[in-house]
Context: one part of a larger RNA
RNA sequence: GGCAAGGAGUGUACCUAUUUGGCGAGUUGAAAGACGUAGGGAAACCAACAGUCCGCAGUAUACGAGGGACAUGGUUAGGAGCCAUUAGUCAGGUGGGUACGACUCGAAACACUGUGAUCUAAUCUUGGGCAGAGCGAAGCCCCACAUCUGUGGGGUGGAGGUUCGAUAGGGGUUCUGAGUUCAUUUCGUUCCCGUGACCUGAGAUUAGGAGUGAAAUGCCACUCGAACAGUGUAAUAGCGAGUUCCACUCGAAAGGAACCUUAGUUCCGCCUCACGCGAGAUAGUUGAUGAUGUAGAGCACUGAUUAGGAAGCACGGGAGGGGAACCUCCCACUUUCUUGUCAAACUCCGAAUUCGUUAACGUUGUAGACCGUGGGAGUGGGGGCGUCCGGGGUAAGCCUGGCGUCCGAAAGGGAUUCAACCCAGACUAGAGUUAAGGCCCCUAAGAACCAGCUAAGUGUAAAGGGAGGGGUGUUCGAUCAAAAACAGCGGGGAGGUUGGCUUAGAAGCAGCCACCCUCAAGGGAGUUCGUAACAGAUCACCCGCCGAGAUUGCAUGCCCCGAAAAAAAUCGGGACUAAGCUGGUCGCCGAGACUCUAGAGCCGCCGCAAGCGGCUAUGUAGGGUGGCGUCUUGCAGGAGCAGAAGCAUCUCCAUGAGGAGGUGUGGAUCCUGCUUGAAUGAGAAUCUUGCC
Numbered sequence: 001g002g003c004a005a006g007g008a009g010u011g012u013a014c015c016u017a018u019u020u021g022g023c024g025a026g027u028u029g030a031a032a033g034a035c036g037u038a039g040g041g042a043a044a045c046c047a048a049c050a051g052u053c054c055g056c057a058g059u060a061u062a063c064g065a066g067g068g069a070c071a072u073g074g075u076u077a078g079g080a081g082c083c084a085u086u087a088g089u090c091a092g093g094u095g096g097g098u099a100c101g102a103c104u105c106g107a108a109a110c111a112c113u114g115u116g117a118u119c120u121a122a123u124c125u126u127g128g129g130c131a132g133a134g135c136g137a138a139g140c141c142c143c144a145c146a147u148c149u150g151u152g153g154g155g156u157g158g159a160g161g162u163u164c165g166a167u168a169g170g171g172g173u174u175c176u177g178a179g180u181u182c183a184u185u186u187c188g189u190u191c192c193c194g195u196g197a198c199c200u201g202a203g204a205u206u207a208g209g210a211g212u213g214a215a216a217u218g219c220c221a222c223u224c225g226a227a228c229a230g231u232g233u234a235a236u237a238g239c240g241a242g243u244u245c246c247a248c249u250c251g252a253a254a255g256g257a258a259c260c261u262u263a264g265u266u267c268c269g270c271c272u273c274a275c276g277c278g279a280g281a282u283a284g285u286u287g288a289u290g291a292u293g294u295a296g297a298g299c300a301c302u303g304a305u306u307a308g309g310a311a312g313c314a315c316g317g318g319a320g321g322g323g324a325a326c327c328u329c330c331c332a333c334u335u336u337c338u339u340g341u342c343a344a345a346c347u348c349c350g351a352a353u354u355c356g357u358u359a360a361c362g363u364u365g366u367a368g369a370c371c372g373u374g375g376g377a378g379u380g381g382g383g384g385c386g387u388c389c390g391g392g393g394u395a396a397g398c399c400u401g402g403c404g405u406c407c408g409a410a411a412g413g414g415a416u417u418c419a420a421c422c423c424a425g426a427c428u429a430g431a432g433u434u435a436a437g438g439c440c441c442c443u444a445a446g447a448a449c450c451a452g453c454u455a456a457g458u459g460u461a462a463a464g465g466g467a468g469g470g471g472u473g474u475u476c477g478a479u480c481a482a483a484a485a486c487a488g489c490g491g492g493g494a495g496g497u498u499g500g501c502u503u504a505g506a507a508g509c510a511g512c513c514a515c516c517c518u519c520a521a522g523g524g525a526g527u528u529c530g531u532a533a534c535a536g537a538u539c540a541c542c543c544g545c546c547g548a549g550a551u552u553g554c555a556u557g558c559c560c561c562g563a564a565a566a567a568a569a570u571c572g573g574g575a576c577u578a579a580g581c582u583g584g585u586c587g588c589c590g591a592g593a594c595u596c597u598a599g600a601g602c603c604g605c606c607g608c609a610a611g612c613g614g615c616u617a618u619g620u621a622g623g624g625u626g627g628c629g630u631c632u633u634g635c636a637g638g639a640g641c642a643g644a645a646g647c648a649u650c651u652c653c654a655u656g657a658g659g660a661g662g663u664g665u666g667g668a669u670c671c672u673g674c675u676u677g678a679a680u681g682a683g684a685a686u687c688u689u690g691c692c
Base pairs, nucleotide, nucleotide: 001692002691003690004689005688006687011100012099013098014097015096016095017094018093019092020091021090022089023088026035027034028033039046040045051070052069053068054067058063059062072084073083074082075081103242104241105240106239110232111231112230113229114228115227121206122205123204124203125202126201127200128199129198130196132164133163134162135160139156140155141154142153143152144151145150169193170192171191175188177187178186208224211219212218245627246626247625248624249623250622256267257266258265259264269379270378271376272375273374274373275372276371280364281363282362284361285360286359287358288357289356290355291354296349297347298346302343303342304341307338308337309336310335311334312333316331317330318329319328320327321326382407383406384405385404386403388402389401390400391399392398412423413422414421427599428598429597430596431595432594433593437589438588439587440574441573442572446586448585449584450583451582452581453580459576460575468561469560470559471558472557473556474555476553477552478551479550480549488545489544490543491542492541494518495517496516499513500512501511524539528537529536601615602614603613604612605611628681630678631677634674635673636672637671638670639669646665647664648663649662650661651660652659653658
């Protein structure tokens, strides 16, 4: 890992709702008694109807079970409240609650009673062990010299928690080596101690909040921040995992309030089911009539705030004058005029929306809505999106609100892939038509048509950027041009003069000043190169040749540069110059959408069936309803050695749980209808056991 078998809402008591049955103002029990038949009041205590009207179903224009209203009554200080015109009780089933193990499994812990020092820690008693080398303390001897002890040298000697050490023995440093292993601590290599606080055998002692500890919370039998075993014990767990057949029907929440509360629970809200009542209800649209203080706007208030003018200036600051009083000027301040701006906690104003009431339309309701009463829940971790409205934050697939929507609990088609983006809400089967989106090939359908743009592979469905430039198209201008423009080519481009000054020089062209005149069609006291300075080249300007547009500005379409991220790179790919972009036209494809056909489901009529009519269809948590299968009690009916159950395989039927049949195997029990009762359905729980 696979397979098989086992494996989780049960029992009792009480409460409550509903349902079935018995009896019924009583019911039940053997009985005492219990519940019910009367309530109100704190208590003393007092103590309750069959009057009138409306009215659903129905019959029928009046009755009318139940229902409603009024009147009346009990209590009471009170016409404030509660109660009264009668239905209970016993038993069974089912839903829920409470107490118990309470759907199953799961702690770490806590308490008590015992067992452990054959491991290990420390201690005690008694034994054992330590190759071989090195260094050479004290003491002693000898020699020399000195002598009061002495100093030096040479020997001897053999001290040491002394040195080396691959003897034994002990340890466990490095490779952070090997190693799912020989091993739940080993092996190799390397390393440390190795006469000592050494190693070691045997026998003893200390015990669990205790021991022992050269102290690491270490060790106390692979267990130690409190051993192990048994018991309390099925501890408790707001936490985690699991919880077994089918179909039909409705279908949530992740808001609010409180809580030592935010992993939870309780109440409300939202879901469901049953019952009661009996006629309206109302999300939408339009109108009428009210409400409001947002967006915007404004400065009339509050506060902030630009510039200038005028008046005042008691008090304040500064400058000047004066002996002083005081005077003059400036600032500030106050008031006012003009001017320029702001506000969530400003408003002289003020929408769109929104809300209340109301009318009509629409939708819906006697196939019973709205409303009311009761049973059962779940939820109370939410999330994305919107060129919506906010608050916080540099920002975020960020935090936190409102409105809407979808996902959650929603499948199908499109977006390559993609919970919430676009289309669209899936009962089953068949046929057709469309939506979003597409139509060169992958790939269903147009290499469709018309008119433009782009040359960048820009682009071909995620998105994005600036200043400043560039290419090309378009709109609207301005200027020049047949008295010939613009470009090109040919010619001229001169004289006074080398203007004056400056300067070594300055001659159009280093610099300063001036910038005239002549000849003339036209030519600057000179546009750019150039020279030491000249020279030279060129331009402005004019003529000729040529013959129709030229130059320029604002705006704008598409494109380029500006333009940086990690394997060489991606439009989904191929590839494309359209199969790109813009505008227009006609077709086609394309979903579970829509239409049609057949069936199924729910509701009504309905004794059942048939038939007729109407309606609906996703679905998690969850509510409700009806079924299938297993074992079993009783009754009834059947099958079986001419082959029961079981097993294997095939065929058919049913929406499904499942059912029926054939064949083989097997060799003795089994099935059907109604009924009784359950230890009643497995794929999951690191589930349990067994086998492979």